[in-house]
Context: one part of a larger RNA
């Protein structure tokens, strides 16, 4: 030197990605306790004070005997629980142990809940509540070849699937394209039906031969014609899937453009938000905080590449949750240093 504790002078976060870790607080009781709120919290808010013994003074309650005729009712005991004086002792009185450090501010998620058994507990996954859609019961859906079962011994205030995700305020334009539903006039279209017309065989016939023709019956092929759903066409629908534009010009300084042209497109992103868990340029520019802030707040908008149920803006409570800042405490440090166990290592 390890390793597990204890203590530490002055400083007091200067450490460090980053107060990690390890102090600090700590129970009871009494005062008092703000912003915001969904009036329920927030709240143990913060922040002060007291806590041991001893003597005495006093309120309460209970209760064996006892006085009272008896009930009430009463002194004294003893038990329980408070409360004031005065006094004493220690550094110190929740004297061990066990047991909240606190504000302020933002992001995300409403909440309690769940979760990669063994590197991840979170913002992720549930959810309450909203919404769209299917399903009329021998439901729809799942399982099974099927019988049957489960939806349910339910019956649209029920079951099922999908997205949202508590609560307020809202949730815009587009049906062109893909998807769904809905009509059925028209094109187009399978099997099959019908089945015109052909080809093989081959009895027969002609032919001097070579060859031709060639019924029936067997069989190959086979055109027009009928011929479903679907496709095309129509229309409808966004809390389906998903999309939401350029260039140029213009106002009495400048810039800027409320305006206006034009080209395109189904329509050009609407309220609200915005350098943001989303901004590349970038440590954007202003303000705050610091003696010095790539983080952190408020704003501003030039939004590389925000946007409304793949929900959008808040938001009060919850978080072992991310993020920044303060007081308080500390061996994290400056800068280390003793001590105590304990593992090693040498000698015996």
């Nucleotide at each position: 030197a390890c390793c597990u504790c204890g203590u530490u002078a002055a400083g007091g976060a200067a450490c460090u990605c980053g107060g990690c870790a390890a102090u600090c607080u700590a129970g009871c009781c009494c005062c008092g306790u703000a912003a915001c709120u969904u009036c329920g919290g927030a709240a143990g808010a913060a922040g002060g004070g007291g806590u041991c013994c001893u003597u005495u003074c006093u309120a309460g309650a209970g209760u064996c005997c006892g006085a009272u005729u008896a009930u009430a009712u009463c002194a004294a005991g003893c038990u329980c629980c408070g409360g004031g004086a005065a006094g004493g002792c220690g550094c110190a009185g929740u004297g061990a142990a066990a047991g909240a450090g606190c504000u302020c501010a933002g992001g995300c998620a409403a909440c309690u809940g769940u979760u990669u058994a063994u590197c991840a507990a979170a913002a992720a996954c549930a959810c309450a509540g909203c919404a769209c859609u299917c399903u009329g019961c021998a439901a729809a859906c799942u399982c099974g070849u099927a019988a049957g079962a489960g939806g349910a011994c339910g019956u649209a205030u029920a079951g099922g699937g999908u997205g949202u995700g508590a609560c307020a305020c809202g949730u815009g334009a587009c049906c062109a394209a893909u998807g769904c539903g809905g009509a059925a006039a028209g094109g187009u279209u399978a099997a099959g039906g019908c089945g015109a017309g052909g080809g093989g065989u081959c009895a027969g016939c002609c032919g001097c031969a070579a060859g031709g023709c060639g019924a029936a019956g067997c069989u190959c092929c086979g055109a027009c014609c009928c011929g479903a759903a679907g496709c095309c066409c129509c229309c409808g629908u966004g809390a389906a899937u998903g999309u939401c534009g350029g260039c140029c010009g213009u106002a009495a300084c400048u810039a800027u453009a409320a305006c206006g042209g034009u080209c395109c497109u189904a329509a050009g992103g609407u309220a609200g938000c915005g350098a943001a868990a989303u901004u590349c340029c970038u440590u954007g520019u202003c303000g705050g905080g610091u003696a010095a802030g790539u983080u952190c707040c408020g704003a501003c908008c030039u939004g590389c590449a925000c946007g409304a149920a793949u929900c959008g803006u808040g938001u009060a409570a919850u978080g072992a949750u991310c993020u920044g800042a303060g007081c308080g405490c500390u061996g994290u440090c400056u800068c280390a240093a003793c001590g105590a166990g304990g593992a090693u290592c040498u000698c015996g």

This is a predicted structure of a 348-nucleotide part of an RNA (large-subunit ribosomal RNA, domain IV) from a Kiritimatiellia bacterium.